A computed fold for a 1417-nucleotide RNA from an uncultured Chloroflexota bacterium, annotated as small-subunit ribosomal RNA.

[in-house]
RNA sequence: GAUGAACGCUGGCGGCGUGCCUAACACAUGCAAGUCGAACGGAAAUAGCAAUAUUUCAGUGGCGCACGGGUGAGGAACACGUAGCUAACCUGCCUUCCAGACGGGGAUAACGUCUCGAAAGAGACGCUAAUACCCGCUACGCUGGCGCGCUGUAAAGGCGCGUCAGGAAAGGCGCAAGCCGCUGGAAGAGGGGGCUGCGACCCAUCAGGUCGUUGGUGCGGUAACGGCGCACCAAGCCGACGACGGGUAGCGGGUCUGAGAGGAUGACCCGCCACACUGGGACUGAGACACGGCCCAGACUCCUACGGGAGGCAGCAGUGAGGGAUAUUGCACAAUGGGGGAAACCCUGAUGCAGCGACGCCGCGUGGGUGAUGAAGGCUUUCGGGUCGUAAAACCCUUUUACAGGUGACGAGUAAGGACGGUAGCCUGUGAAAAAGUCUCGGCUAACUACGUGCCAGCAGCCGCGGUAAAACGUAGGAGACGAGCGUUAUCCGGAGUUACUGGGCGUAAAGCGCGCGCAGGCGGCUGGACAAGUGCGGCGUGAAAGCUCCCGGCUAAACUGGGAGAGGACGCCGCAGACUGUUCGGCUAGAGGGCGAUAGAGGGAUGCGGAAUUCGGGGUGUAGCGGUGAAAUGUGUAGAGAUCCCGAGGAACACCAGUGGUGAAAACGGCAUCCUGGGUCGCUGCUGACGCUGAGGCGCGAAAGCUUGGGGAGCGAACGGGAUUAGAGACCCCGGUAGUCCAAGCCGUAAACGAUGCUCGCUAGAUGUCCACCGCUCGCAAGAGCGGGGGGUGCCGAAGCUAACGCGAUAAGCGAGCCGCCUGGGGAGUACGGUCGCAAGGCUAAAACUCAAAGGAAUUGACGGGGGCCCGCACAAGCAGCGGAGCGUGUGGUAUAAUUCGAGGCUACACGAAGAACCUUACCUGGGUUUGACAUGCUGGUGGUAGUGAACUGAAAAGGGAACGACCUUCGGGAGCCAGCACAGGUGCUGCAUGGCUGUCGUCAGCUCGUGUCGUGAGAUGUUCGGUUAAGUCCGAAAACGAGCGCAACCCUCGGCUUUAGUUACAUGUGUCUAAAGCGACUGCCCGGGAGAACCGGGAGGAAGGUGGGGAUGAUGUCAAGUCAGCAUGGCCUUGAUAUCCAGGGCUACACACACGCUACAAUGGGUGGUACAGUGGGAUGCCAAGCCGUAAGGCGGAGCCAAUCCUCAAAAGCCAUCCGUAGUUCGGAUUGCAGGCUGCAACUCGCCUGCAUGAAGUCGGAGUUGCUAGUAACCGCAGGUCAGCUAUACUGCGGUGAAUACGUUCCCGGGCCUUGUACACACCGCCCGUCACGUCAUGGGAGCUGGUCACGCCUGAAGUCGGUGUGCUAACCGCAAGGAGGCAGCCGCCGAGGGCAGGGCUGGUGACUGGGACG
Repeated sequence: GAUGAACGCUGGCGGCGUGCCUAACACAUGCAAGUCGAACGGAAAUAGCAAUAUUUCAGUGGCGCACGGGUGAGGAACACGUAGCUAACCUGCCUUCCAGACGGGGAUAACGUCUCGAAAGAGACGCUAAUACCCGCUACGCUGGCGCGCUGUAAAGGCGCGUCAGGAAAGGCGCAAGCCGCUGGAAGAGGGGGCUGCGACCCAUCAGGUCGUUGGUGCGGUAACGGCGCACCAAGCCGACGACGGGUAGCGGGUCUGAGAGGAUGACCCGCCACACUGGGACUGAGACACGGCCCAGACUCCUACGGGAGGCAGCAGUGAGGGAUAUUGCACAAUGGGGGAAACCCUGAUGCAGCGACGCCGCGUGGGUGAUGAAGGCUUUCGGGUCGUAAAACCCUUUUACAGGUGACGAGUAAGGACGGUAGCCUGUGAAAAAGUCUCGGCUAACUACGUGCCAGCAGCCGCGGUAAAACGUAGGAGACGAGCGUUAUCCGGAGUUACUGGGCGUAAAGCGCGCGCAGGCGGCUGGACAAGUGCGGCGUGAAAGCUCCCGGCUAAACUGGGAGAGGACGCCGCAGACUGUUCGGCUAGAGGGCGAUAGAGGGAUGCGGAAUUCGGGGUGUAGCGGUGAAAUGUGUAGAGAUCCCGAGGAACACCAGUGGUGAAAACGGCAUCCUGGGUCGCUGCUGACGCUGAGGCGCGAAAGCUUGGGGAGCGAACGGGAUUAGAGACCCCGGUAGUCCAAGCCGUAAACGAUGCUCGCUAGAUGUCCACCGCUCGCAAGAGCGGGGGGUGCCGAAGCUAACGCGAUAAGCGAGCCGCCUGGGGAGUACGGUCGCAAGGCUAAAACUCAAAGGAAUUGACGGGGGCCCGCACAAGCAGCGGAGCGUGUGGUAUAAUUCGAGGCUACACGAAGAACCUUACCUGGGUUUGACAUGCUGGUGGUAGUGAACUGAAAAGGGAACGACCUUCGGGAGCCAGCACAGGUGCUGCAUGGCUGUCGUCAGCUCGUGUCGUGAGAUGUUCGGUUAAGUCCGAAAACGAGCGCAACCCUCGGCUUUAGUUACAUGUGUCUAAAGCGACUGCCCGGGAGAACCGGGAGGAAGGUGGGGAUGAUGUCAAGUCAGCAUGGCCUUGAUAUCCAGGGCUACACACACGCUACAAUGGGUGGUACAGUGGGAUGCCAAGCCGUAAGGCGGAGCCAAUCCUCAAAAGCCAUCCGUAGUUCGGAUUGCAGGCUGCAACUCGCCUGCAUGAAGUCGGAGUUGCUAGUAACCGCAGGUCAGCUAUACUGCGGUGAAUACGUUCCCGGGCCUUGUACACACCGCCCGUCACGUCAUGGGAGCUGGUCACGCCUGAAGUCGGUGUGCUAACCGCAAGGAGGCAGCCGCCGAGGGCAGGGCUGGUGACUGGGACG
């Protein structure tokens, strides 16, 4: 785009079309084929007195009923289309022409009488007519036989003549003329029968078919040819150019689509065919094997008095059924056409019309103009607005359609006559009046927001949406598209160059047969002649109409329709041309082949021979192991192995030569010799003369394994046994070992049979190896060597070109030609079934259902690897101190609880948020209160002893209660405050996966990028790689790159040296120390060596400090949906007498356990006691607190000083000196507990800290494992601070004191950087993914069988009926005087024969316990 459509929602009008695609299922009812009295006899009615007339009717007779109408079952066929043939044919009615119609005869229906039957109907007897029937006469070459002539064919023909024989007729009407008929013949027109070429479906998993089969002779039959039928004879005929079989199908004109080629289709209309309940058959007839005829059989339906009968809508309507689905039991013969008739006329469900259906096409309308406070309202919002939207309202205007009234056709050729139809049209009137929907809005694809929902409900053509912010679901608003329709579904074509004729491919994406030989076929060198099949051109014929295109016309226009023209192919006939192809006759040598001469080679087959090695056997020497592995063990050995020497046996394979080498078609081929044998290459050529290439089928060869028979068997070695390894080990490793491996003969016929690249020929730059022979030159005495040349083979690199890229590139995957094979998404599946081959194993050929939205190729960037290279880091190693065991502190899990609030979860949670939970904090629990609220803002109203303070009393408190006290500003209105109310507040409620900010981590790692250029189709690459070097992408050099940015480094702070300046305080005045401000100092600057004349590295000098001097701050692009909604901020959601808020009490402090971070220890390098020495950072005002006094002590009293370099904290501790303890659960260790005190605080019960006395637990150095640290570091020692009323701080942040050990080195563990490689990974190895098993669903193969369909064959039976036979029954016409006969009818018999029966079989379905695999979940 299209449709004979259907379904959903919707629906105003008209015109023209169209409407059972399914059950060729069954049908009630009515109608669809009759007509003629001018063929005939009669009957009835009417009129008339009658004769008679008119009308009607059954019957005889004639014509029609073979047309028209329906349907598409069957049929793959001369059924259809087209072009021819019929010298092999027929033709009623119609037209033209010729000739004719004479004489006779016998019946019969109707009718009458009778009989049978329920009916349908039938029978007997009797009468009668004809255009019914019969006989005779006559007749044209009309038919048949014979003969002749002309013409003519490929052949049987045509025309004419003669002769013999045979064959006709009907009348009716009319006063008549005449008309209508009748008979024979000739012709025409139209119609039909038959034959042929060509054209047009699928399956080869249908490959062979056929016995009336193919042909002949004869006969029969037909209108006619013919094996159409029959008898006999011959053995043919068809087939890969697809016979035969199976499936499907009416064919064509046309229709739909498409640029075309093509594909699909065959409704309506036209032509043809076939069919008429199913099957068979004939009759009549001009024509039928006959839709509304007959006979028979069958199924079905109906009537019946049970004896018998009737029926055939695939005609028009209509009914039921089937189905997703398809109309009125209408009107009329007015028109067109048909039948009959002389005509009037009759009949006509053909036809003309109407009805129903948006089923289709076409047209029209549902209004037009003005109209901004951009109304109301809806939706949305960042609350400003935006949008629906000039849309509406309102005002002005129009009246198509509609409705009402009036008028009113054409269709009717010639007066009348119209179903449609009082219709179309026209006129008038009414009134914007009665008339809009459907689908969509994630991309494709045009159109976006809000709310609801929360992987639910749902959507979906493909990709895919939905798991709390959904433009994808649902709704709404808005928008887009089309519009009386719009969507959906189904189907066809297109897009699809995705079956490729036009117009594709096959190295790796699907695709080259494993290789050759070769029949058919396809294709084929140069040159001349002939022919004209192909081919080209012209002419003629055909190509029905409709349709299509163009032009013109008719309905207002269009759809629709009338007329004219045209196109196009195909086909036939005639003619012309002769290039090319073809055919044929010649010629040629460039293709191909041959001859002669050389030559290389693991080419093939057979026979023989050889040595090395392994193993085994015999013998000698000799002794304890051997063997084997990562390490072992099994094994073997004192009955003597292994080792070693000699001899022997046997089998298999042939080291070195050996090559990136050679040969062969491939598979493949390797010691030496002989025989037989195939192919190649080069040189010469005076031979043949296109003999060529390819090759469906076919035939042959064909690794390994395997099979059969018979040999052989050393080594190796599936299976198998044992030993190891392992979670297991059906393996890898080891010890054994059978088939096999070997030979002969025969099968098998596969492979990553690979160059994943079919064969042949021609053409198209080079460079460089190698094998083979040949030619030339040079050198050499020669063997030979070197250089050059043309040729054959085999490699590597590469131009052009090709390619998706990789790559290929004269050995093409380039440019061309010929032929073959093969491919058409993945899975199912190289499977099933069938066929075929095979002894088997199995091979070859080769589907479908179902299922997926991919499967795949090449390349790219990452990530990863029990890949590689280089290099870092307290990463390992080397060290020191620990942790893991104990007790205690703290955190976490778990458990328990009314609550033990919440968060943090490997590294990167767990002394983390907590730099201070008794109340508070506090978010949790229990209970008691409050509701504009504990807090903010706005609005309205109210309030003068107002706001505020607040005694008694109640209460656990909050709070209630109110004695009493009692304000501020003011422009004098009020404001502020307070009360009430309305908006609102509030939330540590949820979402860190909606967010901001901040933070952790990789990681202080050295990386991460950009611009321009260049390369690549592209992703992307280059730069950033490479050679060095560095802590560093640090620097140097190279380089299609050149530069740049974020990082690194430096700039900043601090410590270390020096100088200058200053001097509150400190010391004792000054110098100085010290304090704190400014500056200097270090830069590989200098020297030597290495390195590339580089960067840089090693060493040295000087210097307080040396190669980044130590430390800090500083954290690239990014990663982890990392952490935090409970610090803060914030979208959305939720809550509002509660999830808010206040209060009291409780809880966060629980405790059988587990983990993490710590403290104190286990002691003598120690503990106790006494004495004594030396810091720094900090802090201090309702603070630090001196001296002195009291107390054993905590502490108290006290009050000096200090807003602090001034005073206080302040004592530092380890250390040093002296002494006790003597290896002990202790004079170690301090948990736990009791008593007594102190301090803070409203308050120490839950639940604080401190002191004294008493008590003195575990613990004797810590399993597997694990942490920190490279120098002023670790370790040890104390001090201070923040938080804080106090403190559960052993934590954290700082400060100083004492002060080590070790680093060979980078194999390994962990983490990281760069380069490279592989990849089926890309939420990226915590990836991906395979198979079994279990469960569910689905389709399918096998299957004992069971059950259908279909096809033919064999036998039996055999209706109707034609044909043949018979002549015993009957018999008008003719013959015969008669008897009788001829002929006919019936009967009977025979052949054939539908159907039925019996039996076996082919093909094809359904189903089937069980079973096989498969797909999906």
Its Rfam family is "Bacterial small subunit ribosomal RNA".